[in-house]
Formats: sequence, structure tokens, C1' cells
RNA sequence: UGUUAUCAUGAAAGGCAGAGGGAAUAGACCCAUUGAAGCCUUAGCAACCCUUUAUCUUAAAGAAGGUGCUAAAUUCUACCAAAAAUUAUUUUUUGGACAGAUAAACA
Repeated sequence: UGUUAUCAUGAAAGGCAGAGGGAAUAGACCCAUUGAAGCCUUAGCAACCCUUUAUCUUAAAGAAGGUGCUAAAUUCUACCAAAAAUUAUUUUUUGGACAGAUAAACA
């Protein structure tokens, strides 16, 4: 880097710090001195690896360890298709794609 799987659930407080943040581009909208990002400590959530069991390539349970995560659906939309409403453009819904995040093994 590619492949595979998942992404509408869930989960905080303290210290330092001092203006941004919500991936990229664009548009919106939201969070933020009643302290953003970042760093440290503790806690928690979850179940990809892990452990155990079994009807065994899948399912259930567990949570010490390795990650990860702890505002809002991956905050929403943008690209394609279908359907519905409307009679005129548009709006809404569903599915898919692109992109992203996380994990594991393989290449």
C1' cells in the first nucleotide's frame, strides 16, 4: 500500500495548556475562555486480536493483556440508481459507490 470485516449502540473526571475543533475539498450546521486542540494521570465503554465452551471457519460467554474509543449516524450533504409525494421544478425515503476511521491476518 492492497484485501477482508465493522462503523444509527455505548462510555468520564482531574491537572498542564491557552484558541481553536468537528479527516480532505466545497456547502451547511454544531461544539468551544461556563476553556478548543495537544500532553499527563485515573476511570469507563466496546469486543478486532485474546481466553473458555460448543452443535466448530460460525455462535455464545469472559474482560487480565494488545489496540481502539468516551458531543451530535462516519454531524449532514455533495456521485449513481430506484421509489413515493408533487404536476413544476423540487422535496423525502431506500440502496449502492467514492472517501475516511478501527482491527486482524494475508499479499